[in-house]
RNA sequence: GGGCGUUUAGCUCAGUGGUAGAGCGUUUCGUUGACAUCGAAAAGGCCAUAGGUUCGAUCCCUAUAACGCCCA
Numbered sequence: 001g002g003g004c005g006u007u008u009a010g011c012u013c014a015g016u017g018g019u020a021g022a023g024c025g026u027u028u029c030g031u032u033g034a035c036a037u038c039g040a041a042a043a044g045g046c047c048a049u050a051g052g053u054u055c056g057a058u059c060c061c062u063a064u065a066a067c068g069c070c071c072a
Stems, first nucleotide, its partner, number of pairs: 001071007010024004018055001026042005048064005
């Protein structure tokens, strides 16, 4: 320098156009003499950034950034 992939909750990951979810973790309550386990509830996301297409974008297109892989 060229090509490809990833970026979504604190962590690991789903989600292929119609108001964003799970597991673990955190907080509260119940259970216990206490802890753990278990049960119930809650908080936590401007979906990497900026444009574009569309009635509508996490999703499609373009550029940029970070990380990773391959080639030279």
A computed fold for a 72-nucleotide RNA from a Candidatus Yanofskybacteria bacterium, annotated as transfer RNA. Model confidence (mean pLDDT): 81 of 100. It matches the Rfam family "tRNA". The family's RNA type in Rfam is transfer RNA. The source organism's lineage runs through Bacteria, Bacteria candidate phyla and Candidatus Yanofskyibacteriota.